This is a predicted structure of a 1465-nucleotide RNA (small-subunit ribosomal RNA) from an uncultured prokaryote.
[in-house]
């Protein structure tokens, strides 16, 4: 956009237009008549006359008269070939369009001719039949029907001449003949008749262009192409038919298959194209399916005939009947398409003189929102912004001037009223004028008058009355205009394409709100755009889809320069056509539109016709430049088939030799004392040609390499002659073609698919080994393909340079060369403009142009299958569908990875020291078990973690008993001060009684704390989600990184800068640099630690002086030193010397306490893991509310067949005991630390001095040292377990605490695979201290004492950083992804076979009909006196032929056990 349909909704009007499917079947009705002015005629109905009867005076029945209007059924005459239907068939002269000649043509125009005399035949009756119908039988009529006459400007013709016709009827009139009411005749009007002529008008027919797919249809044709004779037709003609020739059509697509009615138009589109052919409008074809003629001007005939066939109906079983693709209608089919309506009043068909009939054509109404176009459901005011919904940040918003209220209209529906247009005619009467003799009659004009509307209760208009009766529908994540809330929880569902949905969904569902459109609005289905997405206009082909592997050349396509002459194309200008209707443009009529009417323009086309002559084409004539020929050169792995040579490797004969050799990552199979490998001599075979050698040469590609000659192809170059466009490209068609393969025959060292065997491997039908057969070679013949690539078809011309390199020619020189210009014609690198999506490509184009070919049009299926070709085969070639998916692919870009590369770094390896991993014990995890063993963390980056400390508490978990506004906030009401002693009950929480006690402020009204009750708002949750968060943490990582702005470069996605040379711990810093600058990061500031100064001195220090003591800074001083804490200094690569590039730095020195960051601690960049944590704490949602909250008792977190992590203790001599002696630090103390002294073996008890601390305790440092003693042993090592006995904490140590004393004395003799930790005051060893804390430390954080070794170096393992490469990856290698197999679905190929529709070919068969014969049988007209005869009718036959059948092929469909491979899940 639609002939649509569905879904939901629907006031009203005008206009259109309504079986797109089964050309499927039909029940009813109706749609083709009509003339009495052609005929006999009278069956019916009316009138007139007679007549009878009833009976009266004019009514009724009978009857009978065609006399009259008419008129059944027959003749006959026009008409039923038009109007109305469908699109089955056709791919065709069907159709369009634009021409021709060899025809016909009712009715009509038009101008002629003629129309005179005869003869024979129906309705009816009757017979037979169910019935359609037939058969006899008399009588009669024509404008039915036959001869005969008469005829032409017809028609034949043999040019002498033959042949061929007719109908008649109406109305008038009586002048003039006859009979005379009248009528014949005859006049005169008209309507028909015949034959001829011209015209229109309709058919018929011939041709030129045009009209769909399919080559997996390429060869068709025998009446087939032509002649010539004869036939035929209205007409040319193989249209038919004898005879003759062998033609005719095809790659510009026959033949065959498939599909389809054409056109005007109609949609879309900018156009150019695409689709499409309903309505209207030309044309064709059909009419139940097939054939097939009559009749006629015209049919091979929709509402005729005849014959075959299906199918219906009737029927007395003998026969018969019918065709809705006409209007309505039914069935059926379908998603789906209307009333068994009115009228002939208009328009128009058919008959008729005419009135008039008849007409489903036609004009109208009816049914559906089917579509287009119009109107209208109200209009104005109206803020308390009502209610009420919804939403909310709780204030409010928003539906919303909307509503309600007030005012105020009446279009359309309603009701009633009158009320156009659509009617022109017709009939009477009457006047004019024409015909005529005529005032008849017809015709024609005009007055007068009467009639004619289906639609129609019309259209338009006036009253009346009431906001009265009239709005939905789909959407609101992008594409798209329009947004919340609630419910749901990858469910239910949405969807056009992207895609929503897995508990906060603007994307489902409902709801408010919104947005589009509107009596409609969505959905689907369908054409067309968008799509330059099949590209004429207007596309590509190097890497996205595409250049044939490559050459040759037929046919086609393109073709140099000059002149001429022609006029095919080409360009002009007239002329006919291009139907109307549509579309456009200007006008008019409907109140506007839609729609209708005028006039115009346009139809881009097609013929004819005048000119034009630049191009193109065509003839001539001529040129040389393309193109080729001759002559002279020199390169070349170009080809063939001969010959011939040396190195190597194999084998074979000797000969020296002895024990291995060969192989390999490392081995081994195989060889070899039967003498191999080596090594020397010698022969034998096949096969390749080191070095030269080289982005070098040849060649059309494939492909070509030892030498030599023969034989040959083809390019280059230089000058010159000659031919004279001969030329480019090329579909088919042909020759050539790498390697494996195939076939015969040789051949056969070497290497070698297959095949053994020996390794490797989890397997190894493989990489490595040892051996080995086709094969590689040669001749002939196949195959015909390769990443047959420059992934770049052939030719030809034009566009900046620079540098190599082969082959030929020329010039220059002071240098004669390995010199250097120049040209030429290959061959290679940069690269300008320019192309390109980028990457590149750049005179060897992928640039700018031409010519030609080929070839592509999302991905998989599938280069498959089925057909055809071709090959021995193995293939090769040509080349689909179904279904499937939204992607497939190209280039480039950030990352991210790599058993890539490059450079660096770190206790990362290595270089060392010391441990884990084995015991035995601590302590955490899993696991198991439990009423409960509470919950978390769980590679690195959980597991001595959260826990700096579970006996109750803690505690969240489990039992068992209670409590519901609560244990804890706030409000509100009452009552009471708070509070406090003491008994009982209970496991306690609780409960029950009891004792004491009336407070504080006050403006006297109260008020503020607290406790009791009672109501509800709420409280409470260690209840869920850490994948709803906040805030904090971990981790890469103290690893050097991570950005921004301008600006430049890219279409862009990003690049740069951050690359790069150098150096740094460092994106440190210099230097270069289309980048310049900047931020977070790093260093720096901080704090502690090493020197030094100043300054200050007490509770720390004591050099000097005084005093004192058994001893001590105890004292009086001192401030010198140590310390102590304040606030200076120093260190900057500053000096100096190399090294670098004169920088940055780095080396080395010197001096300093410290030297190149001095140590060490904080400090952690963008950012990643949906790390961890909802049980620190805050928090959204969700969830319990006499419980998941509270309160308490008693349990558990402490459990043990085991795994595992992280520690202590050891296994001993560097060591264990015992004894002596000496030496830090930094800490911590009023609920505290606690001293002397006394008592206990001890732990501890007592005991209190002193100290809120540089004063006092906690406090004894330990390893060291120094003597002694064990003598390598389960010990004078180790200390677990278990018994006794205590001690301290604490209501309470049973479950479940530390400690001490006495006894016991296990395992353990240095730890397998693995595996951590540390580079200096560091590991390692040994003390001390501190928070947690009533108690509980091998665990944590600190502290200081003793105090090493080792680092050659970056190869490897692990992590990092920087640059570069590849990439299919980007949830980024823990990624991606491939194939079997195994189940499920889909569609397809094969297949024994089976069942349809279509068609070829052959013989047979043959209704109906024609056409020919033919005289069996009838026969009205004509001829004849008769007999008969012509003609004709029936049958008979031959010829052509539909249906059906038969035997054999082809073709397509649909189906098939079982099988093939694909798609998908």
């Nucleotide at each position: 956009u639609u002939g649509a349909a569905c879904g939901c909704u629907g006031g009203c009007g005008g206009c259109a237009g309504g079986c797109u499917u089964a050309a499927c079947a039909c029940a009813u009705g109706c749609a083709a008549g009509u003339c009495g002015a052609g005929c006999g005629g009278u069956a019916a109905c009316a009138g007139a006359g007679g007549g009878u009867a009833g009976c009266u005076u004019g009514c009724u029945a009978c009857u009978u008269u065609g006399c009259u209007g008419a008129c059944g059924a027959g003749c006959g005459g026009c008409g039923g070939a038009c109007g109305g239907g469908u699109g089955a068939g056709u791919a065709a002269c069907g159709c369009g369009u634009a021409g021709g000649a060899a025809u016909c043509u009712g009715c009509c125009u038009u101008a002629g001719u003629g129309a005179g005399g005869g003869g024979g035949g129906u309705a009816c009756a009757u017979u037979g039949g169910a019935a359609a119908c037939a058969g006899u039988g008399u009588c009669u009529a024509a404008u039915a029907c036959c001869g005969a006459a008469u005829a032409a400007g017809c028609u034949c013709u043999a040019c002498g001449g033959a042949g061929u016709a007719a109908a008649g009827g109406a109305u008038g009139c009586c002048u003039c003949u006859c009979c005379u009411u009248g009528g014949a005749a005859g006049c005169a009007u008209u309507c028909g008749c015949u034959u001829a002529u011209a015209g229109a008008u309709g058919a018929g027919u011939c041709c030129g262009c045009g009209u769909u797919g399919g080559a997996u249809u390429a060869g068709c044709u025998a009446g087939u192409u032509g002649g010539u004779g004869g036939g035929g037709u209205a007409a040319a003609g193989g249209c038919c038919u004898a005879c003759c020739a062998a033609g005719g059509c095809g790659a510009c697509g026959a033949u065959c298959c498939a599909u389809a009615g054409c056109u005007g138009g109609u949609u879309u589109g900018a156009g150019a194209g695409g689709a499409u052919g309903a309505u209207c409008a030309g044309c064709c074809a059909c009419a139940c399916u097939g054939g097939g003629a009559c009749u006629g001007a015209g049919a091979c005939a929709c509402g005729g005939c005849c014959c075959a066939g299906a199918c219906u109906c009737c029927u007395a079983c003998g026969g018969g009947a019918g065709g809705c693709a006409g209007c309505a209608g039914u069935g059926g089919g379908g998603a789906a398409u209307a009333u068994u309506g009115g009228a002939c009043a208009a328009u128009g068909g058919g008959g008729g003189c005419a009135a008039c009939c008849c007409u489903g054509a036609u004009c109208c109404a009816g049914c559906a929102a089917u579509g287009c176009c119009g109107c209208g459901u109200g209009u104005g005011u109206g803020a308390a912004g009502a209610a009420g919904g919804c939403c909310u940040g709780a204030g409010g918003g928003u539906u919303g001037u909307a509503a309600a209220g007030c005012a105020c209209u009446u279009u359309c529906a309603a009701u009633a009223g009158g009320g156009a247009a659509g009617a022109a005619g017709g009939g009477u009467a009457g006047u004019a004028u024409g015909u005529u003799a005529a005032u008849a009659g017809c015709g024609u004009a005009u007055u007068a008058u009467u009639u004619u509307g289906a639609c129609g209760u019309u259209a338009a208009c006036u009253a009346u009355a009431c906001a009265a009766g009239a709005a939905g529908c789909a959407c609101c994540g992008g594409c798209u205009a329009a947004c919340u809330c609630u419910g749901u929880g990858c469910c239910a569902g949405c969807a056009g394409c992207c895609g929503c949905g897995g508990u906060a969904a603007u994307a489902c569902a409902g709801a408010g709100g919104g947005u589009g459109c509107a009596a409609g609005c969505g959905u689907u289905a369908a054409u067309c755009g968008g799509a330059a997405u099949u590209a004429c206009u207007g596309g590509g082909c190097g890497u996205a889809a595409a250049g044939c592997g490559a050459g040759u050349g037929c046919a086609g396509g393109c073709g140099g320069u000059a002149u001429u002459g022609u006029a095919a194309g080409u360009c002009a200008g007239a002329u006919g056509u291009g139907a109307a209707a549509g579309c456009c443009c200007g006008g008019g009529g409907c109140u506007c539109a839609a729609c209708c009417c005028c006039g115009g323009a346009a139809g881009u086309g097609c013929a004819u016709u005048u000119g034009a002559a630049a191009c193109u084409g065509u003839a001539a004539u001529a040129c040389u430049u393309g193109a080729g020929u001759a002559u002279g050169g020199g390169a070349g792995a170009g080809g063939a088939a001969a010959g011939u040579g040396g190195a190597a490797u194999u084998c074979c004969u000797g000969g020296u030799g002895u024990a291995g050799a060969g192989g390999u990552g490392a081995a081994a199979u195989g060889c070899g004392u039967a003498g191999a490998g080596a090594u020397c001599u010698g022969a034998a075979g096949g096969a390749a040609c080191a070095c030269c050698a080289g982005u070098g040469g040849c060649g059309a590609a494939g492909g070509c390499g030892a030498c030599u000659g023969u034989c040959u192809g083809g390019a280059c170059c230089a000058a010159u002659a000659c031919u004279g466009a001969c030329g480019c490209u090329g579909a088919g068609g042909u020759g050539c073609g790498a390697a494996a393969g195939c076939g015969u025959g040789g051949g056969g060292a070497g290497c070698a698919a297959a095949c053994a065997g020996g390794a490797u491997u989890a397997g190894a039908u493989a990489c490595c080994c040892u051996g080995g057969u086709a094969g590689u070679c040669c001749a002939c013949g196949c195959c015909g393909u390769a990443a047959a690539c420059g992934a770049u078809g052939u030719c030809a011309a034009c566009u900046a340079g620079c540098c190599g390199u082969u082959g030929g020619g020329a010039g220059u020189c002071u240098u004669a060369g390995u010199a250097u210009u120049c040209u030429u014609a290959g061959u290679g690198g940069c690269g300008a403009a320019g192309c390109u999506a980028a990457c590149g490509c750049g005179a060897u184009a992928a640039g700018u142009u031409g010519a030609c070919c080929g070839c592509c049009u999302g991905g998989g299926g599938a280069g498959u299958a089925c057909g055809g070709u071709c090959g021995c085969a193995a293939g090769a070639u040509u080349a689909a569908a179904a279904c499937u998916c939204a992607a497939a692919u190209g280039a480039a870009u950030u990352g991210a990875c790599g058993g890539g590369g490059g450079c660096c770094c770190g206790c990362a390896c290595a270089a060392g020291c010391g441990g884990u991993g084995g015991a035995g014990c601590a302590u955490g995890u899993g696991g198991u078990u439990u009423a409960a063993u509470u919950c978390g963390a769980u590679a690195c980056a959980a597991c001595g973690c959260g826990a700096a400390g579970a006996a109750c508490c803690u505690u969240a978990c489990c039992u068992a008993c209670c409590c519901u506004u609560g244990a804890c906030a706030u409000c509100c009401a009452g009552a009471g001060a708070a509070c406090u002693u003491a008994c009982g009950a209970g496991a306690g929480a609780u409960c029950g009684u009891u004792u004491g006690g009336u407070g504080c402020c006050u403006u006297c009204g109260g008020g503020a704390a607290c406790u009791c009750u009672g109501a509800g708002a709420c409280a409470g949750g260690u209840g869920c989600u850490g994948c709803a968060u906040g805030g904090c943490u971990g981790u890469c990582g103290u690893c050097a990184g991570c950005u921004c702005g301008u600006g430049u470069c890219g279409u862009g996605a990003g690049a740069u800068g951050u690359u790069g040379g150098g150096u740094u711990a460092a994106g440190u810093c210099c230097c270069g640099u289309a980048a310049c600058g900047a931020g977070c990061g790093c260093a720096a500031c901080c704090c502690u630690u090493a020197u030094c100064c100043u300054u200050a001195u007490u509770u720390g220090c004591c050099a000097g002086c005084g005093a004192g003591u058994a001893a001590u800074g105890u004292c009086g001083g001192g401030a010198a030193c140590u310390c102590u804490a304040a606030g200076g200094a120093g260190a900057c690569u500053g000096c100096c010397g190399g090294u670098g590039a004169c920088a940055a730095a780095c080396c080395g020195g010197a001096g300093g306490a410290a030297g190149g960051a001095g140590a060490g601690c904080a400090c952690g960049a963008c950012g990643u893991c949906a790390c961890g944590u909802c049980g620190u704490c805050c928090u959204u949602g969700c969830c319990c509310u006499u419980a998941c909250g509270g309160c308490c008792u008693g349990g558990g977190c402490u459990a043990c067949a085991c795994a595992c992590g992280u520690g202590c203790u050891a296994c001993a001599a560097u060591g264990g005991u015992c004894a002596a002696u000496a030496c830090a630090g930094a800490g911590g103390g009023c609920c505290g630390c606690a001293a002397a002294g006394c008592c206990g073996c001890g732990a501890g008890g007592u005991g209190g001095a002193g100290c809120a601390a540089a004063c006092c305790c906690c406090a004894g440092a330990a390893a060291a040292u120094u003597g002694a003693u064990c003598g390598u042993a389960g010990u004078c090592c180790g200390g677990a377990u278990c018994g006794g006995a205590g001690u301290c904490u604490g209501c309470a140590a049973c479950u479940c605490g530390a400690c001490u004393c006495c006894g016991u004395g296990a395992a353990g003799u240095c730890g397998g695979a693995a595996u951590c930790g540390c580079u200096a005051g560091u590991a390692a060893u040994c003390g001390c201290g501190a928070a947690u804390c009533a108690g509980c430390a091998u665990g944590u954080c600190g502290c200081g004492g003793u105090g090493a070794a080792u680092a050659c170096g970056u190869u490897c393992c692990c992590g990092g950083g920087c640059c570069u490469u590849g990439u299919a990856c980007u949830c980024a290698c823990c990624g991606a992804c491939c194939g079997u197999c195994a189940c499920g679905u889909c569609a397809u190929g094969g297949a024994a076979g089976u069942g349809g529709g279509c068609u070829g070919c052959a013989a047979a068969a043959g209704a109906a009909g024609u056409a020919g014969g033919u005289a069996g049988u009838c026969u009205a007209a004509c001829c004849g006196c008769a007999a008969g005869g012509a003609g004709g009718a029936c049958g008979c036959u031959u010829a052509c032929c539909a249906c059906g059948g038969u035997a054999u092929g082809g073709u397509u469909c649909a189906u098939g056990a079982c099988u093939g491979g694909g798609g998908u899940g």

Model confidence (mean pLDDT): 84 of 100. Its Rfam family is "Bacterial small subunit ribosomal RNA". Gene Ontology terms of the family: ribosome and structural constituent of ribosome.